Predicted 3D model of a 73-nucleotide RNA (transfer RNA) from a Candidatus Zhuqueibacterota bacterium.
RNA sequence: CCUCCCGUAGCUCAGUGGUGAGAGCAGACGCCUUAUAAGCGGAAGGUCGCUAGUUCAAUUCCAGCCGGGAGGA
Numbered sequence: 001c002c003u004c005c006c007g008u009a010g011c012u013c014a015g016u017g018g019u020g021a022g023a024g025c026a027g028a029c030g031c032c033u034u035a036u037a038a039g040c041g042g043a044a045g046g047u048c049g050c051u052a053g054u055u056c057a058a059u060u061c062c063a064g065c066c067g068g069g070a071g072g073a
Stems, first nucleotide, its partner, number of pairs: 001072007010025004018056001029041003049065003053061001
């Protein structure tokens, strides 16, 4: 320098155009217990990496940039 893959909650990841974005774990709180752990419960937690574009509508599609990884020269 070129090619490809990835970027979504604190962490690991789903979600391949359709009004309101999800799961598990972690953390906090409550229940249970003499107490802790285990178990149970409801809730909270998101500018979907950034910008611009296409579209009636974008986490999803196109382009550029940023970051991480792999391969090639």
RNAcentral records the identical sequence in 2 taxa. Taxonomically the source falls in Candidatus Zhuqueibacterota (Bacteria, Pseudomonadati). Its Rfam family is "tRNA". Rfam classes the family as a transfer RNA.